[in-house]
RNA sequence: CGCUGAAUCUUCUGGUAUUCCGGGAGAGCGGGGGAACCAACUGUUUAUUCCUGGGGUGAAUCUCUUCGGAUAAUCUACGCGAUUAGCCGGAGGGUAGGGUGCAUAAUCCGAACCCGUCAGCUAACUUCGUAAGCGUGAAAGAGGGG
Repeated sequence: CGCUGAAUCUUCUGGUAUUCCGGGAGAGCGGGGGAACCAACUGUUUAUUCCUGGGGUGAAUCUCUUCGGAUAAUCUACGCGAUUAGCCGGAGGGUAGGGUGCAUAAUCCGAACCCGUCAGCUAACUUCGUAAGCGUGAAAGAGGGG
């Protein structure tokens, strides 16, 4: 200087303190809870399976293949051998959606966490956050290798 993101700016103050480590306040930005109205709340049939219900932040949803594990059902030559089903875990493919970019090029992401049986929308009101991570160049210093 630039990128993702709400995550920036100003100010007061404690510790010996311009430097280090904290604690407040305000503005801006972002999220949650929270009326009326609206929405939702209804019923029937068949088969199988599961049991962590529901919800929030976020682009991060949905789905297919394969490997392994235990379980249930069926078959059986009765050998935990085979098949099917969903569940748990690993690996991979696609995808709703999102980022960078002048781009209709190209390329990357498509996670993670939280609440705790509870919350639709929602004015007034109320409450919380203001992180983290990354890229390029310059200068100084330290160390390593040759």